[in-house]
Context: one part of a larger RNA
RNA sequence: GCCAGCGAGUAUUUGACACCUGCUUUGGUUAAGGCGUUUCGCGCCGAAGCCAUAGUGAAAGCGAGCCUUAAUAGGGCGUUGGUAGGUGUUGAAUGACCCGAAACCAGGUGAGCUAACCAUGACCAGGGUGAAUUUCUCCGAAAGGAGGAAGGAAGCCCGCACCGUUGUAUGCUGCAAGAUGCUCGGAUGAGUUGUGGUUCGGAGUAAUAUGCUAAUCGAACUUGGAGAUAGCUGGUUCUCCCCGAAAUAUAUUUAGGUAUAGGGUCACGUUAAGUUUGUAAGGGGUAGAGCACUGAUCGGGUGUUUGGGAGGAAACUUCCAGCAUCUAGUCAAACUCCGAAUACUUACAAAUGUUUCGUGGCACUCAGUAUCCGGGAGCUAAGUUCCGGAGGCAAAAGGGUAACAUCCCAGACCUACAACUAAGGUCUCUAAUACAUGUUGAGUGGCAAAGGAAGUGUGUGUCCUAAGACACCUAGGAGGUCGGCUUAGAAGCAGCCAUCCUUUAAAGAAAGCGUAACAGCUCACUAGCCGUAGGGCGCAUGCGUCGAAAAUGUAACGAGGCUGAAACAUGUAACCGAAGUUUAGGAUCCGAUUUAUCGGAUGGUAGGGGAGCGUUCUGUGUGCGUUGAAGAUGUCCCGUGAGGAGAUGUUGGAGCGAUCAGAAGUGAGAAUGCUGGC
Numbered sequence: 001g002c003c004a005g006c007g008a009g010u011a012u013u014u015g016a017c018a019c020c021u022g023c024u025u026u027g028g029u030u031a032a033g034g035c036g037u038u039u040c041g042c043g044c045c046g047a048a049g050c051c052a053u054a055g056u057g058a059a060a061g062c063g064a065g066c067c068u069u070a071a072u073a074g075g076g077c078g079u080u081g082g083u084a085g086g087u088g089u090u091g092a093a094u095g096a097c098c099c100g101a102a103a104c105c106a107g108g109u110g111a112g113c114u115a116a117c118c119a120u121g122a123c124c125a126g127g128g129u130g131a132a133u134u135u136c137u138c139c140g141a142a143a144g145g146a147g148g149a150a151g152g153a154a155g156c157c158c159g160c161a162c163c164g165u166u167g168u169a170u171g172c173u174g175c176a177a178g179a180u181g182c183u184c185g186g187a188u189g190a191g192u193u194g195u196g197g198u199u200c201g202g203a204g205u206a207a208u209a210u211g212c213u214a215a216u217c218g219a220a221c222u223u224g225g226a227g228a229u230a231g232c233u234g235g236u237u238c239u240c241c242c243c244g245a246a247a248u249a250u251a252u253u254u255a256g257g258u259a260u261a262g263g264g265u266c267a268c269g270u271u272a273a274g275u276u277u278g279u280a281a282g283g284g285g286u287a288g289a290g291c292a293c294u295g296a297u298c299g300g301g302u303g304u305u306u307g308g309g310a311g312g313a314a315a316c317u318u319c320c321a322g323c324a325u326c327u328a329g330u331c332a333a334a335c336u337c338c339g340a341a342u343a344c345u346u347a348c349a350a351a352u353g354u355u356u357c358g359u360g361g362c363a364c365u366c367a368g369u370a371u372c373c374g375g376g377a378g379c380u381a382a383g384u385u386c387c388g389g390a391g392g393c394a395a396a397a398g399g400g401u402a403a404c405a406u407c408c409c410a411g412a413c414c415u416a417c418a419a420c421u422a423a424g425g426u427c428u429c430u431a432a433u434a435c436a437u438g439u440u441g442a443g444u445g446g447c448a449a450a451g452g453a454a455g456u457g458u459g460u461g462u463c464c465u466a467a468g469a470c471a472c473c474u475a476g477g478a479g480g481u482c483g484g485c486u487u488a489g490a491a492g493c494a495g496c497c498a499u500c501c502u503u504u505a506a507a508g509a510a511a512g513c514g515u516a517a518c519a520g521c522u523c524a525c526u527a528g529c530c531g532u533a534g535g536g537c538g539c540a541u542g543c544g545u546c547g548a549a550a551a552u553g554u555a556a557c558g559a560g561g562c563u564g565a566a567a568c569a570u571g572u573a574a575c576c577g578a579a580g581u582u583u584a585g586g587a588u589c590c591g592a593u594u595u596a597u598c599g600g601a602u603g604g605u606a607g608g609g610g611a612g613c614g615u616u617c618u619g620u621g622u623g624c625g626u627u628g629a630a631g632a633u634g635u636c637c638c639g640u641g642a643g644g645a646g647a648u649g650u651u652g653g654a655g656c657g658a659u660c661a662g663a664a665g666u667g668a669g670a671a672u673g674c675u676g677g678c
Stems, first nucleotide, its partner, number of pairs: 001678006011094014027051003033045005055062002065077004097235002100232001104225006115199009124189001126158003129154001133150007162186003167182004201217001203213003210219001238612006248261005262365002264362006273355001274352009288338001289336002294332004299327006306321006368393002371390007398409003413586004418582003424576003427560003433573007445562001451546002455543010473528004478502003483497003508523001511522003587602007613667001615664005623656002631651006637644002
């Protein structure tokens, strides 16, 4: 891991509610106990008690009324069915649907492992160094010194056994729940070790590591309290039918829990209600707009017995700021002279047809979520966060979007190898297509901005143009004058000032290059040439272009591939396309009526309600069975399903069991479930 078996809302007591049953104008009922009996039972006694029979008031009390009050006003509570039992659902108390802690407490068992200690034993190859001490010799007056010999100390040295375990490698379902190889520390000592003994769980022991106390240690193990508790996680077993939520408010030692309300369901009751549409009448201060108030704000004018600066002897002049006022232009969630659409309220009418409301039983829900719209926070960041509105997902399958809870279309009762459509599509993958008129040339389509550009289409404005435009080419582009100043110089062209006049077809006191300064080359401007016919400059707009760099592999159309498209725009006519709609047949429920027809409904999590299937046993007992029961294993058949005394084979070898009732150890795929097998 698979298979088989086992495996989770039960029991008692006591309330609530629903249904059923008995009794009830002598209200219902017994409890303990007693008697009898055919004794796991039944019958008969037994009103103690309980509920009911009247309420109301704090109470005295009064009473179909009572209380409040000065009140006879108003208001509050009352003015009938009850009781006992059974069944079901549910609350509470008990283990209370099942499994699951870490822990806490009590009594015991452990020092054959390990820690420490006690008693008694055992063990430590070999080699080295050579302390004290003793003695001998020599020197010395002595104190003493030198040397030799003996000696054999030491938590001394090297190094086996023994004890340990430094580094590293292997091992990592190991040889081993701590080992093996190499290497390494101690090795006469605070040494190692055998045997016997002592000390323990709120404790012992500890050269303290929270170490060790039997592979267990921040408190051992074992049995019990004990089914501890678990607002937590997991699991919770057959079928069909009807309805069908919530993820919000308030409170909470509350935030992943709970209570009440909201939203669901079921039963009963009530009545005109509910919903939608239309019309009419309302109040409002949002969107927008506006500047009349409150504030903010840009420019200009005027005034000023406001303040300051400058000039001046002063008068005064001038500048800046403030304030006031006029004028042009603006801004505001906490501004409003204004002011919608919606929404809300009411009335009437129509449609719908109980959807409303009340009472009672039972819940679930209190983590929501993306999209669009109106906003707050944030960076007008977030698959962000917090509100309001909408339709979705959640709890919704089907079609589209390549794939994709949330987007678009559309709400699946069942069957069909029928038809029509929606969104979306129609070259091939892949069901279905053609045409017309334009656009694009970028594979744009098939990611992206500011910004750039004689890309190209369309519309429009204006100027020039057959008295010749635009562009090319030829020629001119002058004189006063080298304007004045400045300057070494300043001559159109360093800089400052001015920027005129003349001749002209035209020519700037010069737009650029250039010189030290001149010179020189162009330009503006003019004429000629040409004799071709449009040209210049804007504005608006369609489609393109550049801007454009990323990490495994094309990889920014799903792919192939596509260019008078298979791209884009506009239009026409077809077709495909879903569990939508229709068609044919069927099922269940509801409603209606003319009663055999018609109409409608039937997605669904939590959850509520209803109806059933099957298992074991009991009662009943028609029955079946060696001419083959149960069980096992095939095929067919019946039923909407759980399922089936259905049919027919094989196996098996002795019991099975319909119907109608009753009682439950009553249904498994999940619980890192338990036991067994493989």
Molecule: large-subunit ribosomal RNA, domain II
Organism: bacterium